[in-house]
Molecule: transfer RNA
Organism: Bacilli bacterium
C1' cells in the first nucleotide's frame, strides 16, 4: 500500500428471505448436604465497535471511521 474475513451478555459463540437478540460456561438466589462439589429450580446481565444513510421498522442492506486478524506486494 492493495484485497479478504471478524466486531452481539464477564468469556466462547449462534442470530438467512429486515420485524420487540439467544445458546452453553460463569455471576446472583432459593432447594439438596454437617460444609462443599454435583444435581435441580428461579434470576439479573446487551445504546449489537463507532458515526451516517435507505426504511414504517436496521445485529441483518449500503457508505465511511477504528481496532483484531489473513493473502498480497
Nucleotide at each position: 500500500c492493495g484485497g479478504g474475513g471478524c466486531a452481539u451478555a464477564g468469556c466462547a459463540c449462534a442470530u438467512u428471505u429486515g420485524g420487540u437478540a439467544g445458546u452453553g460456561c460463569g455471576c446472583u438466589u432459593g432447594g439438596u448436604u454437617c460444609g462443599g462439589g454435583a444435581c435441580c429450580a428461579a434470576g439479573a446481565g446487551g445504546u449489537g465497535g463507532c458515526g451516517g444513510g435507505u426504511u414504517c421498522g436496521a445485529u441483518u442492506c449500503c457508505c465511511g471511521c477504528u481496532g483484531c486478524u489473513c493473502c498480497g506486494a